Annotation: Small-subunit ribosomal RNA, 3' major domain from an uncultured bacterium, 477 nucleotides, folded computationally.
Context: one part of a larger RNA
RNA sequence: UGACGGGGGCCCGCACAAGCGGUGGAGCAUGUGGCUCAAUUCGAUGCAACGCGAAGAACCUUACCUAGGCUCGAACGCUAGGUGCCCGCUCCUGAAAGGGAGCUUUCCGCAAGGACGCCUAGCGAGGUACUGCAUGGCUGUCGUCAGCUCGUGUCGUGAGAUGUUGGGUUAAGUCCCGCAACGAGCGUAACCCCUGUUGCUAGUUACCAUCGGGUAAUGCCGGGGACUCUAGCGAAACUGCCUGCGCAAGCAGUGAGGAAGGUGGGGAUGACGUCAAGUCAUCAUGGUCCUUACGCCUAGGGCUGCACACGUGCUACAAUGGCCGGUACAACGGGUAGCCACCUCGCGAGAGGGAGCGAAUCUCUGAAAACCGGUCCCAGUUCGGAUUGGAGUCUGCAACUCGACUCCAUGAAGCAGGAAUCGCUAGUAAUCGCGGAUCAGCAAUGCCGCGGUGAAUCCGUUCCCGGGCCUUGUACA
Numbered sequence: 001u002g003a004c005g006g007g008g009g010c011c012c013g014c015a016c017a018a019g020c021g022g023u024g025g026a027g028c029a030u031g032u033g034g035c036u037c038a039a040u041u042c043g044a045u046g047c048a049a050c051g052c053g054a055a056g057a058a059c060c061u062u063a064c065c066u067a068g069g070c071u072c073g074a075a076c077g078c079u080a081g082g083u084g085c086c087c088g089c090u091c092c093u094g095a096a097a098g099g100g101a102g103c104u105u106u107c108c109g110c111a112a113g114g115a116c117g118c119c120u121a122g123c124g125a126g127g128u129a130c131u132g133c134a135u136g137g138c139u140g141u142c143g144u145c146a147g148c149u150c151g152u153g154u155c156g157u158g159a160g161a162u163g164u165u166g167g168g169u170u171a172a173g174u175c176c177c178g179c180a181a182c183g184a185g186c187g188u189a190a191c192c193c194c195u196g197u198u199g200c201u202a203g204u205u206a207c208c209a210u211c212g213g214g215u216a217a218u219g220c221c222g223g224g225g226a227c228u229c230u231a232g233c234g235a236a237a238c239u240g241c242c243u244g245c246g247c248a249a250g251c252a253g254u255g256a257g258g259a260a261g262g263u264g265g266g267g268a269u270g271a272c273g274u275c276a277a278g279u280c281a282u283c284a285u286g287g288u289c290c291u292u293a294c295g296c297c298u299a300g301g302g303c304u305g306c307a308c309a310c311g312u313g314c315u316a317c318a319a320u321g322g323c324c325g326g327u328a329c330a331a332c333g334g335g336u337a338g339c340c341a342c343c344u345c346g347c348g349a350g351a352g353g354g355a356g357c358g359a360a361u362c363u364c365u366g367a368a369a370a371c372c373g374g375u376c377c378c379a380g381u382u383c384g385g386a387u388u389g390g391a392g393u394c395u396g397c398a399a400c401u402c403g404a405c406u407c408c409a410u411g412a413a414g415c416a417g418g419a420a421u422c423g424c425u426a427g428u429a430a431u432c433g434c435g436g437a438u439c440a441g442c443a444a445u446g447c448c449g450c451g452g453u454g455a456a457u458c459c460g461u462u463c464c465c466g467g468g469c470c471u472u473g474u475a476c477a
Base pairs, nucleotide, nucleotide: 001477002476003474004473005472007471008470009469010468011467012466013465015461016460019424020423021422022421023420026315027314028313029312030311031310032309033308034306035305042053043052064301065300066299067298068297069296070295076124077123078122079121080120081119082118083117084116088103089102090101091100092099093098106115107114108113126290127289129288130287131286135284136283137279138278139277140275142273147186148185149184150183151182152181153162154161155160166177167176168175192267193266194265195264197235198234199233200232201231202230203229207224208223211222212221213220238261241255242253243252244251245250317417321376322375323374324373325372326371333364334363335362338357339356342353343352344351345350383414388409389408390407391406392405393404394403430453431452432451433450434449435448436447
């Protein structure tokens, strides 16, 4: 100087407390461990691995296994020799890949030669093989915590100290005051994006107040530029004003005004560093290793196995509910090998026709919870839907291993979950549906977004966890 302390002081955080909803019990989905296996490819392992890499494992993917094959090789560069046997077509064998046989037989140039291939040979190839403890790059974490440093000066023999400590204040090393310090940098804040109010500009595909036309009805048409909205430029918030406290910074107020008030709300943004943290399987790369195989091709299988254990979720156990009928109101997004209106057929998944739309125009798309009415009457039930049988639909060469969905039948466990444990402070939790990426299809209950309905509680900082500053002890570095 640090680190550590079941030392001290001050302070903060959904850290506790207060409250709401869960997990842990059940069934299923998914990931992991273990076991099994010819293989169940590999990686990730306290927080910070375990719905993680994977934003799509039937084949492919695929890296694994079994079997059959290839050896200049699936792709590429160079060199030498040979060749036009290349390409294409047919046949045999085969699961395919591959192997074999036959037919056909390039172009430029007088030629030499060249171009384009193929064959032989060689140097490079190729490797998701090893080492993340040789590395780059990228990432997680402490932590959006308020810290981490430098120049000059001063102090100290020196390591170092000072500044950065102190008194206040703040979300903040934020600012003020003081001070052997004076300044500065990286962080904080602000500048950026979204959202909340408003003005101007612009009105098409959006809108329809006024005027006119038309319809069974609809901005449907003429028209309009008001409104909504769209999307560009501005305005607006600064403790600016008032009162109280204070030297100041600032704090407090049911204050005024205001759409918004003290960082308005949300996002992006992650300092010096820590964990030899993670990744050689995104990629790149040193070294090592394989080279008729640890490379490459193909078929089938596996990654989906199942006495068990754990994590993360979904659905429930019902009456604030289930079922039936009626009837409202969104936002974000996507669409041409696509989205598909509308009509017909089918109980349905869907099928057959068929218009529009590369889309503020057409379409996905009539959101669901909610509301109105009816029914069920507390029961393993009109709760719950696992499992299983049968019949189908769709995608796709192909749904046996191993797809999703539909219909009929079946109707399991489950009566609120032990010890323990998680999330959340407001348009949040809870609850309800909708969209998208990946994608032929889909094991999505995942992930990333969107809107609808919409709470309770915060006395407080003693305690648990994590962190910041000062100080103290130390036989630790």
Annotation:
The full RNA is in RNAcentral, with records from ENA and SILVA. Rfam family: Bacterial small subunit ribosomal RNA. The coordinates come from a structure-prediction model, not an experiment, and the mean pLDDT is 82.